Model confidence (mean pLDDT): 88 of 100. This is a predicted structure of a 91-nucleotide RNA (SAM riboswitch aptamer (S box leader)) from an Acidimicrobiia bacterium. The sequence was found by an Rfam model in a public genome assembly. Of the family's consensus pairs, 89% are formed in the model. NCBI's taxonomy places the organism under Bacteria, Bacillati, Actinomycetota, Acidimicrobiia. Its Rfam family is "SAM riboswitch aptamer (S box leader)". About the family: The SAM riboswitch is found upstream of a number of genes which code for proteins involved in methionine or cysteine biosynthesis in Gram-positive bacteria.
[in-house]
RNA sequence: UGCUCAUCCAGAGGACCUGAGGGGCCUGGCCCGAUGAAGGUCCGCCAACCGACCCGCGAGGGAACGGUGGCAACGCCAGGCACGAUGAGGA
Numbered sequence: 001u002g003c004u005c006a007u008c009c010a011g012a013g014g015a016c017c018u019g020a021g022g023g024g025c026c027u028g029g030c031c032c033g034a035u036g037a038a039g040g041u042c043c044g045c046c047a048a049c050c051g052a053c054c055c056g057c058g059a060g061g062g063a064a065c066g067g068u069g070g071c072a073a074c075g076c077c078a079g080g081c082a083c084g085a086u087g088a089g090g091a
Base pairs, nucleotide, nucleotide: 001091003089004088005087006086007085008084013043014042015041016040017039021032022031023030024081025080026079027078028077029076044071045070046069049067050066051065053062054061055060075083
């Protein structure tokens, strides 16, 4: 880089730095934001895809040590467009 499979209406935030935008784009909405957006660091938390571990004949269940991921609202909603994100696998 492209391919396959699974998931995307559950859940989970504080401190500090910084300082005006953010929720993919268009249209229409709705919402978050100086009581601090986006971004960054630390700590915490959530979940349980993979590995390890425990229970089980098995299907499966538990747990949360490690590898990832996530922590406003269904990927914010409707139509359209592009698709995207995460994990696992394999080329």